This is a predicted structure of a 350-nucleotide part of an RNA (small-subunit ribosomal RNA, central domain) from an uncultured bacterium.
Context: one part of a larger RNA
RNA sequence: CUGGGCGUAAAGCGUGCGCAGGCGGUUUUGUAAGACAGCUGUGAAAUCCCCGGGCUCAACCUGGGAACUGCGGUUGUGACUGCAAGGCUAGAGUACGGCAGAGGGGGGUGGAAUUCCACGUGUAGCAGUGAAAUGCGUAGAUAUGUGGAGGAACACCGAUGGCGAAGGCGACUUUCUGGCUGGAUACUGACGCUGAGGCGCGAAAGCGUGGGGAGCAAACAGGAUUAGAUACCCUGGUAGUCCACGCUGUAAACGAUGUCAACUAGAUGUAGGGGGUGUUGAUCCCUUCUGUGUCGCAGCUAACGCAUUAAGUUGACCGCCUGGGGAGUACGGUCGCAAGAUUAAAACUC
Numbered sequence: 001c002u003g004g005g006c007g008u009a010a011a012g013c014g015u016g017c018g019c020a021g022g023c024g025g026u027u028u029u030g031u032a033a034g035a036c037a038g039c040u041g042u043g044a045a046a047u048c049c050c051c052g053g054g055c056u057c058a059a060c061c062u063g064g065g066a067a068c069u070g071c072g073g074u075u076g077u078g079a080c081u082g083c084a085a086g087g088c089u090a091g092a093g094u095a096c097g098g099c100a101g102a103g104g105g106g107g108g109u110g111g112a113a114u115u116c117c118a119c120g121u122g123u124a125g126c127a128g129u130g131a132a133a134u135g136c137g138u139a140g141a142u143a144u145g146u147g148g149a150g151g152a153a154c155a156c157c158g159a160u161g162g163c164g165a166a167g168g169c170g171a172c173u174u175u176c177u178g179g180c181u182g183g184a185u186a187c188u189g190a191c192g193c194u195g196a197g198g199c200g201c202g203a204a205a206g207c208g209u210g211g212g213g214a215g216c217a218a219a220c221a222g223g224a225u226u227a228g229a230u231a232c233c234c235u236g237g238u239a240g241u242c243c244a245c246g247c248u249g250u251a252a253a254c255g256a257u258g259u260c261a262a263c264u265a266g267a268u269g270u271a272g273g274g275g276g277u278g279u280u281g282a283u284c285c286c287u288u289c290u291g292u293g294u295c296g297c298a299g300c301u302a303a304c305g306c307a308u309u310a311a312g313u314u315g316a317c318c319g320c321c322u323g324g325g326g327a328g329u330a331c332g333g334u335c336g337c338a339a340g341a342u343u344a345a346a347a348c349u350c
Base pairs, nucleotide, nucleotide: 003322004321005320006319007304008303012318014201015200016199017198021194022193023192025088026087027086028085029084030083031082033081034080035077036076037075038074039073040072041071042070049065050064051063052062053061054060091191092188093187094186095185096183098181103177104176105175106174107173108172109171110154115149116148117147118146119145120144121143125136126135162169163168206247207246208245209244210243211242215241216240220236221235222234223233258317259316260315261314262313263312266295267294268293269292270291271290272289273288274287275286276285299306300305323350324349325348332343333342334341335340
């Protein structure tokens, strides 16, 4: 340097942005670095290979040839790659005027419900379970009416629906803001793809400081159950859950399926645009683009299954795997306040 792989057997980084690197549309001219061809110098001898010779044969020795796939010089070629200059518009992007959306940040507002407080009515139970008990209640509970406080979450709509790179996002309104997508024209002119390091984002739990605390609820306490019951069930209940700022950086972070591009039968839904027929309109039908589902042919697959949103046929680039255990551990490094994260073995054993 090389093989085979990565949905479920080991294996796609949680996800994006992006420096270096790798790869890169179409066309003209030039150049000649790569490339190709000719000539030439060198590539010591021995070894290896081929044809002979000598020890009785062989090993061995020996003559000749070939080879030494390399390096240098020189002369040419100009298809391909590179480089330089110029052009193009099919990739990529910009402008214009539209559409849909729980995309993100901030502010304001709202109603239902739970809990608590005050007052009124009212009297003996309430709550809970398989059954009970702990618990609450004559110091007046539960129930019911009125008023108030406070925190958290937003029923119905709601969907196999939508948006976001992923994590994720759901009351209403306002403000700031990102992205997608359909349309018709104009413009830029390869500006692109991927991306080791690096940087950003990243559920829940956890941590630091300061707030907040209604409900729920690790820990904890009590009551049950049980042989026991450090549980399941019940009554309570603190961290936490919420907010601000900072940290942590992990998940079955899953489609267990990296990103980008091209090509390859159909059928049928759904969401958002555009065009057309028709209609007063709602709406319906046809077609097209984008997103998202179900089924299914070829093909692929060990099978299951995947099947234009590929796990099919190809290309570019990155990541990762290489028998089970030991072990995602030890040691060391880096990061972290800590918890720990990350990088990551070996002995030994089957």